Two RNAs folded together computationally: RNase P RNA and transfer RNA, 424 nucleotides in total.
[in-house]
RNA sequence: CGAGCAGGGUAUGUGGCCGCGGCUGGCAGGACCGAAAGGGGCCAGGCGAGGAAAGUCCGGGCUUCACAGGGCAGGAUGCCGGAUAACGUCCGGCGGAGGCGACUCCAGGGACAGUGCAACAGAAAUAAACCGCCUGCGUCCGCAGGUAAGGGUGGAAAGGCAGUGUAAGAGACUACCGCCGCCCUGGCAACAGGACGGGCACAUGUAAACCCCAUCCGAAGCAAGACCAGACAGAAGACGGUGCGGCGGCCCGCCGCGUCUUCAGGUAGGUCGCUGGAGGCUGCCGGCGACGGCAGUCCUAGAUAGAUGGCCACACACGACAUAACCCGGCUUACCGCCCUGCUCGUUUU
RNA sequence: GGCGAGAUAGCUCAGCUGGCUAGAGCAUGCGGUUCAUACCCGCAGUGUCGAGGGUUCAAGUCCCCCUCUCGCUA
Numbered sequence: 001c002g003a004g005c006a007g008g009g010u011a012u013g014u015g016g017c018c019g020c021g022g023c024u025g026g027c028a029g030g031a032c033c034g035a036a037a038g039g040g041g042c043c044a045g046g047c048g049a050g051g052a053a054a055g056u057c058c059g060g061g062c063u064u065c066a067c068a069g070g071g072c073a074g075g076a077u078g079c080c081g082g083a084u085a086a087c088g089u090c091c092g093g094c095g096g097a098g099g100c101g102a103c104u105c106c107a108g109g110g111a112c113a114g115u116g117c118a119a120c121a122g123a124a125a126u127a128a129a130c131c132g133c134c135u136g137c138g139u140c141c142g143c144a145g146g147u148a149a150g151g152g153u154g155g156a157a158a159g160g161c162a163g164u165g166u167a168a169g170a171g172a173c174u175a176c177c178g179c180c181g182c183c184c185u186g187g188c189a190a191c192a193g194g195a196c197g198g199g200c201a202c203a204u205g206u207a208a209a210c211c212c213c214a215u216c217c218g219a220a221g222c223a224a225g226a227c228c229a230g231a232c233a234g235a236a237g238a239c240g241g242u243g244c245g246g247c248g249g250c251c252c253g254c255c256g257c258g259u260c261u262u263c264a265g266g267u268a269g270g271u272c273g274c275u276g277g278a279g280g281c282u283g284c285c286g287g288c289g290a291c292g293g294c295a296g297u298c299c300u301a302g303a304u305a306g307a308u309g310g311c312c313a314c315a316c317a318c319g320a321c322a323u324a325a326c327c328c329g330g331c332u333u334a335c336c337g338c339c340c341u342g343c344u345c346g347u348u349u350u
Numbered sequence: 351g352g353c354g355a356g357a358u359a360g361c362u363c364a365g366c367u368g369g370c371u372a373g374a375g376c377a378u379g380c381g382g383u384u385c386a387u388a389c390c391c392g393c394a395g396u397g398u399c400g401a402g403g404g405u406u407c408a409a410g411u412c413c414c415c416c417u418c419u420c421g422c423u424a
Base pairs, nucleotide, nucleotide: 001346002345003344004343005342006341007340008339009338010337012315013314014313015312016311017310018309020048021047023045024044025043026042027041032039033038050321054332055331057330058329059328060327061326062221063220064219065218069252070251071250072249074217075216076215077214078213079093080092081091082090083089094108095106096105097104098103109212110211114210115209116206117205118204130151131150132147133146134145135144136143137142159177160176162174163173164172178200179198180197181196183194184193185192186191225272226271227270228269234263235262236261237260238259239258243257244256245255246254279298280297281296282295283294284293285292286291316319351423352422353421354420355419356418357417360376361375362374363373369407378394379393380392381391382390400416402414403413404412
């Protein structure tokens, strides 16, 4: 210098004017809106979207329902160990696959519990003789038998390969590799290495087919829910403690009891929940790491028809994807570019 | 904001537990029937199964992830 791998950061900037949504302080006032609860004025100061705020795919907090219970059903996850509030996330390792390499990818338990499926092709799809090879008979077409080494079909055809053996063959036998069982060594474990044994009918694939095993999961969601204020008109039916509801697919259990259904009628205002949190940054310590501990420091949106916009000037690299709605940890998807760190391969020079 | 359902021919829909060339009705085209049109009869064309990736020998179907549409919810 070229090609590449891994990780991290940033997300037009600066200034001025006008405007929008909260907050804090001060001033003024009992005047305005409203039936009330409640809201509201003026001035000043400071704050005001993202790395994904997105998809709503997982997990947790929070709230209500028995302060949440038991069983079945159902759902999710799936090598091993750890991190964590928890996870399907992350970290470290193991095995497999790809790459010269840095490194990357893997829904990666079980197919000796059982069931299902494997279209077409092919003789045959879990069960084998179509061609071929060999033996016998026999008129060469043929018949009877042996044979899974070879051909052909297929995604898949009863371990592979070499030899011995044989009429031809075959784990029939032998070596090596693979597989299975058991033992030893190392490791927390997944697993790795080694010794011995078994000729392997424990025989193919599929579990993102049913299923089995292990672990986990109660349901709903801030339009959850709590409080305040106000409005209205009841009627019919069912069941009545062997009923109904909370309770969601069922059973049990618990709690409550005038509860449910339909029709009719009324309201749809306000306050809280609401943002200070498993929070950010810096330093030290422990750990390979995810992460944890301690100390210091910072406060950084909270709307409810829903706020971030517009104009001007300057600069350049000419500006991508995209706008919070209870909060947080992840995953996934979208994205113009720029910067930093470490590493690999190649070429050249020293 | 939250929760749920769906996308298959021009239109409306099937496709069950993966398998042979994805079907049905309407519509369209051609032919027949009729003097002619309609009705009727016969034949035919038509699909990247919304997009992408994965599992599998094989995907409209199973899994993941995007796009769009519809419904419910104080």